[in-house]
RNA sequence: CGAGUCGGUCAGGCGAUCGCCCGGCCACCAGUGCGUGGCGGGGAGGAAAGUCCGGGCUCCACAGGGCAGGGUGCCAGGUAACACCUGGGGGGCGCGAGCCUACGGAAAGUGCAACAGAAAGGAUACCGCCUCCCCGUUUCGACAGGGGGGUAAGGGUGAAAAGGUGCGGUAAGAGCGCACCGCGCGGCUGGCAACAGGCGUGGCGAUGGUAAACCCCACCCGGAGCAAGACCAAAUAGGAAUCCGUCAGCUGUGGCCCACAGCGGAUUCGGGUAGGUCGCUACAGGCAGGUGGUGACACCUGUCGCAGAUGAAUGAUCGUCCACGACAGAACCCGGCUUAUCGACCGACUCGUCUU
Numbered sequence: 001c002g003a004g005u006c007g008g009u010c011a012g013g014c015g016a017u018c019g020c021c022c023g024g025c026c027a028c029c030a031g032u033g034c035g036u037g038g039c040g041g042g043g044a045g046g047a048a049a050g051u052c053c054g055g056g057c058u059c060c061a062c063a064g065g066g067c068a069g070g071g072u073g074c075c076a077g078g079u080a081a082c083a084c085c086u087g088g089g090g091g092g093c094g095c096g097a098g099c100c101u102a103c104g105g106a107a108a109g110u111g112c113a114a115c116a117g118a119a120a121g122g123a124u125a126c127c128g129c130c131u132c133c134c135c136g137u138u139u140c141g142a143c144a145g146g147g148g149g150g151u152a153a154g155g156g157u158g159a160a161a162a163g164g165u166g167c168g169g170u171a172a173g174a175g176c177g178c179a180c181c182g183c184g185c186g187g188c189u190g191g192c193a194a195c196a197g198g199c200g201u202g203g204c205g206a207u208g209g210u211a212a213a214c215c216c217c218a219c220c221c222g223g224a225g226c227a228a229g230a231c232c233a234a235a236u237a238g239g240a241a242u243c244c245g246u247c248a249g250c251u252g253u254g255g256c257c258c259a260c261a262g263c264g265g266a267u268u269c270g271g272g273u274a275g276g277u278c279g280c281u282a283c284a285g286g287c288a289g290g291u292g293g294u295g296a297c298a299c300c301u302g303u304c305g306c307a308g309a310u311g312a313a314u315g316a317u318c319g320u321c322c323a324c325g326a327c328a329g330a331a332c333c334c335g336g337c338u339u340a341u342c343g344a345c346c347g348a349c350u351c352g353u354c355u356u
Stems, first nucleotide, its partner, number of pairs: 001352010012321007020043003024039005029033001045327001049338002052336005057225004064258004069221005074088005089103001090101004104216002109214002111210002126155002128151007136143002163181006182204001183202004188197003229278004239269006249263004283305001285304008
């Protein structure tokens, strides 16, 4: 200097004028209200998005057990909890820094695999190799054809073909034997563990793959949701009809059964209301420092209060700076994940080139 990898910060700034919402203080009212006026403070995001997970909170409701069903899937931690995060292990990719991982089980069972190929999972002999017999030719070396037996080392097909490489052995071959590797079994060492490493033993079909196929195993799981729910005010019709119904019946916030609780339950027609307040923002909260930990994070001390709209608040104009502003607007709240995205800055690390 170039090319990369990982992590973090910001999200247009400043000033002026007018306009909007919340909250605080003060004053006023014939009005007490969604009021008027003055002064000050505050006012959309890193994803507010998707609604994919997990909860807080509210109600069923006092809510227990089982089956079915669903979720997760290496190990150990973190957390309120999680399918999230951190650290480690196995496997894969990259020269590397690093990145990815739907990662329990194929000796419980069932299923699936096109084409090619002789044969695709207790599977096979197409071309071959060896040997014996019959027959023909013969330059007497041997060769062509047919049949029997042995073979799976060589060739071909395929993603994959009865572990791999090498040596010996054999009529030709084969773990047939041996060495190393692989696999099974046994035990030792390190580690909380997943696992890693060594040792011994067996010629050894655990014949391969697939569970993001069914399945088996381990752990976890009530439901509905702020349009939850609570209160106030007002109005109407405390309405009508039909069916079921008390030992057995019916109802009770996913299905079925048991338990428990209640005494009514279901359907149809018809009528009134759609207003207001709370929930609604002080919390598993932010920031700074310290301690512990590899880390996620935990604890302690101090400090701060940072949107609460409700047909839906932040807009418009001017000036200036600049990185010339993308993706994009809270609606009960929080922790994650995923997706979209203009740019600017900071830190650490890797590789390459050049110079010293």
Predicted 3D model of a 356-nucleotide RNA (Bacterial RNase P class A) from Halioglobus sp. The model forms 97% of the base pairs in the Rfam consensus. The prediction has a mean pLDDT of 76. Rfam family: Bacterial RNase P class A. Rfam's curators write: Ribonuclease P (RNase P) is a ubiquitous endoribonuclease, found in archaea, bacteria and eukarya as well as chloroplasts and mitochondria. Rfam links the family to the GO terms ribonuclease P activity, dimeric ribonuclease P complex and tRNA processing. It is annotated as a ribozyme.